[in-house]
Context: one part of a larger RNA
Molecule: small-subunit ribosomal RNA, 3' major domain
Organism: uncultured bacterium
RNA sequence: UGACGGGGGCCCGCACAAGCGGUGGAGCAUGUGGUUUAAUUCGAUGAUACGCGAGGAACCUUACCAGGGCUUAAAUGUAGACUGCAUGAUAUGGAAACACGUCUUUCUUCGGACUAUCUACAGGGUGCUGCAUGGUUGUCGUCAGCUCGUGCCGUGAGGUGUCAGGUUAAGUCCUAUAACGAGCGCAACCCUUGUCGUUAGUUGCCAGCAAGUAAAGUUGGGGACUCUAGCGAGACUGCCGGUGCAAACCGUGAGGAAGGUGGGGAUGACGUCAAAUCAUCACGGCCCUUACGUCCUGGGCUACACACGUGCUACAAUGGUAGGUACAGCGAGCAGCCACUGCGUGAGCAGGAGCGAAUCUAUAAAACCUAUCACAGUUCGGAUCGGAGUCUGCAACUCGACUCCGUGAAGCUGGAAUCGCUAGUAAUCGCAGAUCAGCCAUGCUGCAGUGAAUACGUUCCCGGGCCUUGUACA
Numbered sequence: 001u002g003a004c005g006g007g008g009g010c011c012c013g014c015a016c017a018a019g020c021g022g023u024g025g026a027g028c029a030u031g032u033g034g035u036u037u038a039a040u041u042c043g044a045u046g047a048u049a050c051g052c053g054a055g056g057a058a059c060c061u062u063a064c065c066a067g068g069g070c071u072u073a074a075a076u077g078u079a080g081a082c083u084g085c086a087u088g089a090u091a092u093g094g095a096a097a098c099a100c101g102u103c104u105u106u107c108u109u110c111g112g113a114c115u116a117u118c119u120a121c122a123g124g125g126u127g128c129u130g131c132a133u134g135g136u137u138g139u140c141g142u143c144a145g146c147u148c149g150u151g152c153c154g155u156g157a158g159g160u161g162u163c164a165g166g167u168u169a170a171g172u173c174c175u176a177u178a179a180c181g182a183g184c185g186c187a188a189c190c191c192u193u194g195u196c197g198u199u200a201g202u203u204g205c206c207a208g209c210a211a212g213u214a215a216a217g218u219u220g221g222g223g224a225c226u227c228u229a230g231c232g233a234g235a236c237u238g239c240c241g242g243u244g245c246a247a248a249c250c251g252u253g254a255g256g257a258a259g260g261u262g263g264g265g266a267u268g269a270c271g272u273c274a275a276a277u278c279a280u281c282a283c284g285g286c287c288c289u290u291a292c293g294u295c296c297u298g299g300g301c302u303a304c305a306c307a308c309g310u311g312c313u314a315c316a317a318u319g320g321u322a323g324g325u326a327c328a329g330c331g332a333g334c335a336g337c338c339a340c341u342g343c344g345u346g347a348g349c350a351g352g353a354g355c356g357a358a359u360c361u362a363u364a365a366a367a368c369c370u371a372u373c374a375c376a377g378u379u380c381g382g383a384u385c386g387g388a389g390u391c392u393g394c395a396a397c398u399c400g401a402c403u404c405c406g407u408g409a410a411g412c413u414g415g416a417a418u419c420g421c422u423a424g425u426a427a428u429c430g431c432a433g434a435u436c437a438g439c440c441a442u443g444c445u446g447c448a449g450u451g452a453a454u455a456c457g458u459u460c461c462c463g464g465g466c467c468u469u470g471u472a473c474a
Base pairs, nucleotide, nucleotide: 001474002473003471004470005469007468008467009466010465011464012463013462015458016457019421020420021419022418023417026313027312028311029310030309031308032307033306034304035303042053043052064299065298066297067296068295069294070293076122077121078120079119080118081117084114088103089102090101092099093098106113107112123289124288125287127286128285129284133282134281135277136276137275138273140271145184146183147182148181149180150179151160152159153158164175165174166173190265191264192263193262195233196232197231198230199229200228201227205222206221209220210219211218236259239253240251241250242249243248315414319373320372321371322370323369324368325367332361333360336355337354340351341350342349343348380411385406386405387404388403389402390401391400427450428449430447431446432445433444
């Protein structure tokens, strides 16, 4: 100087407390461990692995296994030799890859161009090392810290500044001060949302005036309103009162759409964990080279006495079922989204308008109204299994999703323990998108609808910051 303390002081955080809802019990989905296997490819492992890489494993992907092939072979270039190929048609073997045959067979200004084959060299490796590395990422932590120049103090390591008194979300600011300044962080500048003005008015809107309809901005028209999307305004403790030297704090203050960082996002200092990644990529070294390279068929990554994590669905009446009636936003669409009509109980099929979209396409669901069920393993719950189908796709056996009929398991609110959340939040309800032929999505990323409870407080648990103290630790 640090680190540590079941030392002290001050302070903060859904850290506790106060509340609401879960997990842990059941069934299923998914990831992991273990076991099994020819193979169940590899990585990630307290917090900081485990619906993670994977934003989509039937083939492909694919790296794994079995079997069958190839050896410069898949792609590209240079040099040399050599050829007329390539393509198309077709016989045979084969699971295919491939092997082996037959027919067909370039252009030319004759210099060559192009192509096939062979040789040589560049090559190939998801093989090893993340403890050789770059780049990227997690975490402490959006915590308030981490440093430097000059000066001063100290023999020196080093200290001071950065401490003290206040204050703040903040090393934020003020006062004091052997310190005076500065940098990286904080804050602000950026995006979005909330209010108003202005400009513009189509594909959006419709108040007033007409036309028109069963109804409908449907038509003429209009720019008022909504909205769209550019530019501006607005919030600064600016004003008032109180406390205070100041910074600042307090107020059921005023005004205001918004009030003290208005809400949300992006933004992550010096560093820590030899943290993660050689399988995104790049790269040093090592290793393989008729194979650890590469092509193909089939299988595996989906196994299943078991254990754990994360979720979904439930156990019901604040509910289930049936009928009827409303109200969104973010986004997506041509090998696409598909209105409407017909057929089918249905998944869907057959026709067929519109739309490369503010123009066309997709019923929002909880909610509300009515009827029924009366507490039961039930009109709860839907696993599992049998049968029949639809769709995608060369192909649904291993191993797809969905539909219909039948079947109708566990489960009556979950031990010890443990997680999330402070407001348009939790809880609950649906919708969209990426990936994508299809989909094992209950995942992920967003979007809007309905919409709470509680916070006395900081004694305690966990994590963190500052000062101080002890130490046989570095």